[in-house]
The RNA shown here (Fluoride riboswitch aptamer (crcB RNA motif)) has 66 nucleotides and comes from a Pseudomonadota bacterium. The sequence was found by an Rfam model in a public genome assembly. Model confidence (mean pLDDT): 75 of 100. Rfam family: Fluoride riboswitch aptamer (crcB RNA motif). Gene Ontology terms of the family: response to fluoride and positive regulation of gene expression.
RNA sequence: CCGCGCUUGGGAGAUGGCAUCCUCCCGCACAACAACCGCCGCAAGGCUGAUGACGCCUACCUCACG
Numbered sequence: 001c002c003g004c005g006c007u008u009g010g011g012a013g014a015u016g017g018c019a020u021c022c023u024c025c026c027g028c029a030c031a032a033c034a035a036c037c038g039c040c041g042c043a044a045g046g047c048u049g050a051u052g053a054c055g056c057c058u059a060c061c062u063c064a065c066g
Base pairs, nucleotide, nucleotide: 009026010025011024012023013022016057017056018055020053021052038047039046040045
C1' cells in the first nucleotide's frame, strides 16, 4: 500500500492540547435540522475568561526574587 473477514455510534458546551467527570444534541427520509455560537451599550464603544467542572501542559497577562 492492496484485498478479505470481524467489531463499532457521531457531534456540541464564547480562543489551544491531553485525561477524567458532567450536561446537551443527532442517528427512516426531507442531503435539512439539532446541541453550540460571552457580557454591557441606542449607537459609538467598553469588559471577563484558554475549563461546562477539575488536573496538567502550552500561549498570554500581573507581581516578586535571582